[in-house]
RNA sequence: GCCGAGUUAGCUUAGUGGUAGAGCAACCGCCUUGUAAGCGGUAGGUCAGUGGUUCGAGUCCACUACUCGGCACCA
Numbered sequence: 001g002c003c004g005a006g007u008u009a010g011c012u013u014a015g016u017g018g019u020a021g022a023g024c025a026a027c028c029g030c031c032u033u034g035u036a037a038g039c040g041g042u043a044g045g046u047c048a049g050u051g052g053u054u055c056g057a058g059u060c061c062a063c064u065a066c067u068c069g070g071c072a073c074c075a
Base pairs, nucleotide, nucleotide: 001071002070003069004068005067006066007065010024011023012022013021018055026042027041028040029039030038048064049063050062051061052060
């Protein structure tokens, strides 16, 4: 330099154009002599950034940034 994949909650991730979900973690409560486990609940997301398409974008398109992989170059 070329090609591909990825970026969503603190972490791991789902979501194939129509209200952004789950598990773990956090917090509160129940249970317990107490802790853990278990059970119930609460909060937490400007969906990497910018622009475009559309009545409507996490989702489609372009560019940018970052991460991973492959290929090429390297007297």
Transfer RNA from a candidate division NPL-UPA2 bacterium, 75 nucleotides, folded computationally. It matches the Rfam family "tRNA". It is annotated as a transfer RNA. RNAcentral holds the sequence, with entries from ENA.